[in-house]
Context: one part of a larger RNA
RNA sequence: UCAUGGCCAAGGAACUAGGCAAAAUAACCCCGUAACUUCGGGAGAAGGGGAUCCCGCAGCAAUGCGGGACGCAGAGAAAUGGCCCAAGCGACUGUUUAUCAAAAACACAAGGCUUUGCGAAAACGAAAGUUGAUGUAUAAGGCCUGACACCUGCCCGGUGCUGGAAGGUUAAGAGGAGAUGUCAUCCGCAAGGAGAAGCAUUGAAUUGAAGCCCCAGUAAACGGCGGCCGUAACUAUAACGGUCCUAAGGUAGCGAAAUUCCUUGUCGGGUAAGUUCCGACCUGCACGAAUGGUGUAACGACUUGGGCACUGUCUCAGCCAUGAGCUCG
Numbered sequence: 001u002c003a004u005g006g007c008c009a010a011g012g013a014a015c016u017a018g019g020c021a022a023a024a025u026a027a028c029c030c031c032g033u034a035a036c037u038u039c040g041g042g043a044g045a046a047g048g049g050g051a052u053c054c055c056g057c058a059g060c061a062a063u064g065c066g067g068g069a070c071g072c073a074g075a076g077a078a079a080u081g082g083c084c085c086a087a088g089c090g091a092c093u094g095u096u097u098a099u100c101a102a103a104a105a106c107a108c109a110a111g112g113c114u115u116u117g118c119g120a121a122a123a124c125g126a127a128a129g130u131u132g133a134u135g136u137a138u139a140a141g142g143c144c145u146g147a148c149a150c151c152u153g154c155c156c157g158g159u160g161c162u163g164g165a166a167g168g169u170u171a172a173g174a175g176g177a178g179a180u181g182u183c184a185u186c187c188g189c190a191a192g193g194a195g196a197a198g199c200a201u202u203g204a205a206u207u208g209a210a211g212c213c214c215c216a217g218u219a220a221a222c223g224g225c226g227g228c229c230g231u232a233a234c235u236a237u238a239a240c241g242g243u244c245c246u247a248a249g250g251u252a253g254c255g256a257a258a259u260u261c262c263u264u265g266u267c268g269g270g271u272a273a274g275u276u277c278c279g280a281c282c283u284g285c286a287c288g289a290a291u292g293g294u295g296u297a298a299c300g301a302c303u304u305g306g307g308c309a310c311u312g313u314c315u316c317a318g319c320c321a322u323g324a325g326c327u328c329g
Base pairs, nucleotide, nucleotide: 001324002323003322004321005320006319007318010315011314014313019310028050029049030048031047036041038147052069053068054067055066056065057064058063070074082308083307084306085305086304087303088302089300090299094106095105110145111144112143113142114141115140116139122131123130124129148295149294150293151292153225154224155223158222159221160218161217162216163215164214167213168212169211173207174206178202179201180200181199182198185194186193187192226244227243228242229241230240253287254284265281266280267279268278269277
């Protein structure tokens, strides 16, 4: 010096990003116990008291009551909850990045949409076949939300899906008008020209499904949910009016929020002093309704703020023990 322990005057979080670490609490018995609540809880809430030994009395006894004794200390050692208030998120128990993340992430019961009538849909496989399932729509698959309470508004123009089939477009195929090559033969003195059938190479019209265009439906499908101007007898504001655009212009609820840039917004609370916190306001840069909205008892090795108790975290250090290092031998 390092590590691990023990003690500490006065103060008691002044430490620090943060009470990290430590201290404190503690098992058992008795009394007592708030808000809130889904009436189960919350709750071991909180907060108090007790305990050893001897004698007497009661009792079968466990034990209880009364009197007394000793010590610093009677759950005489060890082991053995700190507690409260408020907020966010997630209902909960659970699961997870084996080896830097345990969470607000995943799952969940529950809700919804959708596919599937059984040789089911879906999945694996080249097939045979297998899983689904020795199941049968109260079943099985896919997707989303995520207990519970109150709810879940408007938009189908775009994309998707479902349905429709009149018209347009449209492949292979069918079809074969016509064209070209070759050639018997014919014309020509020749050069050359014409050219049937056949064969070969092409090939117009016409016909031709789904799809797409088209017409509807559908948002707990993917998604979306405006601007400008004026107006009330102080001012300010605008219930009201005008106008442009849109498929429709954000309803309820919430709101400087895990979302607010300006911003340490403004006001209130808490502190002597508060960029955090809590309660409001609403000017929502850029909340908003199963990409769920708002609440919510219980729960959480979650996150944030405050308090009580407690302490070497600190003011500010000190002493001791053990081990290691270092120095000497």